[in-house]
């Protein structure tokens, strides 16, 4: 330089304005808004991959943790261009689990979580 361990510090996110029904809704109806990492000939909610939730075995001090899994929605059309399911222009179409006077991507809650992103460190290879 390179890898492999230790540390630290960041990341952990954003969203119902207005209006309708009803005793009761930011949960329904119009309607509005929002988009976690890493990747890519070129900038992504809906390409590839990862993680959150959920859930199988193992291990175990039987709480939890941890490690292999498994489960895991969702985009098409023109245009440009040397490259774009990433840009532009149109029209679509997707949000886990628990709560709730009433059914939730958006309220609250587990969440001081995790992919990840940067430094530092001293030893072995």
């Nucleotide at each position: 330089g390179u890898u492999c361990g230790u540390c630290u510090u960041c990341a952990g996110g954003g969203g119902c304005a207005g209006g309708g029904u009803g005793a009761a809704a930011u949960u329904c109806c119009c309607g509005a808004c929002c988009g976690g990492c890493g990747g890519u000939g070129a900038u992504a909610g809906u390409c590839c991959g990862c993680g959150a939730c959920c859930u199988a075995c193992a291990u175990u001090a039987c709480a939890u943790a941890u490690g292999u899994g498994g489960c895991u929605g969702g985009a098409c059309u023109g245009g440009u261009g040397a490259a774009a399911u990433u840009c532009c222009a149109g029209u679509a179409u997707c949000g886990a689990c628990a709560g709730u006077u009433a059914a939730a991507g958006u309220c609250u809650g587990g969440a001081u979580a995790a992919a990840g992103a940067a430094g530092a460190u001293a030893g072995g290879g």

The RNA shown here (FMN riboswitch aptamer (RFN element)) has 125 nucleotides and comes from Dellaglioa algida. The source organism's lineage runs through Bacteria, Bacillati, Lactobacillales, Lactobacillaceae and Dellaglioa. It matches the Rfam family "FMN riboswitch aptamer (RFN element)". Rfam links the family to the GO term FMN binding. RNAcentral holds the sequence, with entries from Rfam and Ribocentre.